[in-house]
Context: one part of a larger RNA
């Protein structure tokens, strides 16, 4: 010096990213327990008192009452909750990165949409076949949301999905009709020219589905949800007006938020002092409604803030024990 323990004057979180770690609390009986609440809870809330041994009596063996005795200490050891307040997220119990993440992530009951009439949809398999299911729409599959309460606005122009079929476009295929090659034969002195049928090469009007175009529906489908200028008898602000654009211009609610750049915004609270925290304001860089919005009792080895208790975390270290390191052999 290191590891694991023990004790500590005065102070008591001044330590630190953070009370991390440690300390404290701790059992049983009795008293007594607030806000809030889904009336279950919150609750072991919090906060108090008692506890050993001896004798006597009562009750009747679980215990109770009285009188006394001892110690600093009677749940005398081990085992054995620290508590409270405010907020964020997630309703909850659960699940997870086997070996750095346990969470506000996943799941979850509940909600909604879409598909599926049964040889179902869907999934696996080349297939036979199998699962679905020896089920049958109060069933099964897929997707999103995520208890509960109050709610869930506007937009179908784009994309997707569903429906529609008049018209436009269109494949293979069919194919009217041209064109080219060859060619018996004809013409020619020859070179060559013309050239039926057949064969053949390449075009090709027109007839050709679905799809696309087109017409509609649909947002708890993917998504989206404006700008500028002016205006009220101080000022400021702008209920109001004008104008441009859009498919429609963000409703309720919430809001410097796990979202706020400017920003340590401003005001209030808490502190002697508060970039954090809580309550407000709204100028929302860049909130917002099942990629759900806002609340919410209970719950949480979750995250942030405050307090009480308690302490070697610290001021500021000291001593002790065991085991190492180190020295000698």
């Nucleotide at each position: 010096c290191c590891c694991u323990c023990g004790u500590g004057a005065a102070g008591g979180a001044a330590c630190u990213c953070g009370g991390c770690a440690a300390a404290a609390u701790g059992g049983c009986c009795c008293c007594g327990u607030a806000c809030c609440u889904u009336c279950g809870g919150u609750a072991g809330a919090a906060g108090g008192g008692g506890c050993g041994c001896u004798c006597u009596c009562c009750c009747c063996c679980g215990g109770g009452a009285g009188a006394g005795c001892c110690g600093c200490a009677g749940a005398g050891g081990a085992u054995c909750g620290g508590c409270u307040c405010c907020g964020g997220c997630g309703a909850c119990u659960g699940u997870u990165u086997a070996c750095c993440a346990a969470a506000a992530a996943c799941a979850c009951a509940g909600g909604a949409c879409c598909c599926u009439g049964c040889c179902a949809a869907c999934u696996c398999g080349c297939g036979a076949g199998a699962g679905g299911a020896c089920g049958u729409a109060u069933a099964g599959g897929g997707u999103c949301u995520g208890a509960c309460g109050c709610c869930u606005g506007c937009u179908c122009g784009g994309u997707g999905u569903c429906g529609g079929u008049a018209g436009g476009u269109u494949g293979a295929g069919g194919g009217a009709g041209g064109c080219g090659g060859u060619g018996a034969c004809g013409c020619g002195a020859a070179a060559g020219c013309g050239g039926a049928a057949g064969c053949u090469g390449g075009c090709g009007a027109c007839c050709g589905a679905a799809g696309c175009c087109c017409c509609g529906a649909u947002a708890a489908a993917c998504g989206g949800c404006g700008g500028c200028c002016g205006u009220a008898a101080c000022u400021a602000u702008g209920a109001c007006g004008g104008u441009c654009c859009u498919a429609a211009g963000g409703u309720a609610g919430c809001g410097a938020a796990g979202u706020u750049c400017c920003u340590u915004g401003u005001c209030g609270g808490g502190u002697a002092a508060g970039u954090u925290c809580c309550g407000a304001c709204c100028u929302g860089c860049a909130u917002g409604a099942a990629u759900g919005g806002c609340g919410u009792a209970a719950c949480g080895a979750c995250c942030g803030g405050a307090g009480c208790a308690c302490u070697g975390u610290c001021u500021c270290c000291a001593c002790g024990a065991g085991g190492g390191a180190c020295c000698c052999g």